[in-house]
This record gives sequence, C1' cells and structure tokens, in this order.
RNA sequence: GAUUCAUCGCGAAAGGUGGAGGGAACAGGCCCUGUGAAGCCUUGGCAACCACCCGAUGGGAACGGUGCCACAUCCUGCUCCCGGCGUCGGCCGAGAGAGAGAUGAACG
Repeated sequence: GAUUCAUCGCGAAAGGUGGAGGGAACAGGCCCUGUGAAGCCUUGGCAACCACCCGAUGGGAACGGUGCCACAUCCUGCUCCCGGCGUCGGCCGAGAGAGAGAUGAACG
C1' cells in the first nucleotide's frame, strides 16, 4: 500500500505532559471539550484477529504480535423492501444490501 477474507449494536480506566480542538473524508445533524480537546508518556484494563495448547467448524489460556478503552463505524447520505400518517407533493419509523472507513490476517 493495490487486492482477498473476517469482524465492526457487547466490552474496557487513572495519572503526567500539552494548551484548542476532537468525533476518518465531504455534506447535513448531534455530541465531547479551559470542570482541559488532539498529540505524547506511564500504569491499568477490555477483547480474542494472528501466534500458543487440546480430545479441534469447537474448547482453553491470555506469556508473545496487534488492536481497542464517550455517544452503534455517534446518526444520516446510495439501492431495495415493509409499516404508519397525509387531499396531493410528501413526512415518520423499521429492515436488508452496497459504498466508504477502522481493525486483524494473508499478500505486494
């Protein structure tokens, strides 16, 4: 980093430093933040993708490699479909899928 596969409604803190932003991009919302954002450091924790063990489509453990620890990937945007409301145009709500993104493994 192009691609392939899997997962993404559960879960998980505190201190130091820092000093104004942050929640991926764009847009519309909504939220967090001087009662201290992002980043960095330390300690702690969550989980179980790779690796490890076994009686092996499963189970175990959590020492190793990663990851993660506000709000569903914070919600929505594109397609399909269902229900309700409405005089029409439309509005509200639920579901499935796609796209994009994140993480792991493979691969380059």